Description: A computed fold for a 76-nucleotide RNA from an uncultured Geobacteraceae bacterium, annotated as c-di-GMP-I riboswitch aptamer. Its Rfam family is "c-di-GMP-I riboswitch aptamer". Rfam links the family to the GO term cyclic-di-GMP binding. Its mean pLDDT, the model's own confidence on a scale to 100, is 84. The model forms 95% of the base pairs in the Rfam consensus. It was read from a public genome assembly, where an Rfam model found it.
[in-house]
RNA sequence: CUCUGUACAACGCAAAGCCGGGGUAACCCGGUGACGCAAAGCCACGGGCCCUACAGGGGGCAGCCGGGCUCCUGAA
Numbered sequence: 001c002u003c004u005g006u007a008c009a010a011c012g013c014a015a016a017g018c019c020g021g022g023g024u025a026a027c028c029c030g031g032u033g034a035c036g037c038a039a040a041g042c043c044a045c046g047g048g049c050c051c052u053a054c055a056g057g058g059g060g061c062a063g064c065c066g067g068g069c070u071c072c073u074g075a076a
């Protein structure tokens, strides 16, 4: 120096529930709230799951798995 490693420290995110709103629905947005998270930041490319006024199709889940891009710290 590179790779791996995430202890300490400093930050960050926010499950379920509840309130308000959007949507046929899955689900999403805001508030509240913290189950958890080293990418629980972003992307719907592959797999999977969910919804559908549809059954040609369309929509959703990135906190299901894989993949891509970006990223704080760097002890033993």
Stems, first nucleotide, its partner, number of pairs: 012037002017032006035063001041069003045066003048061005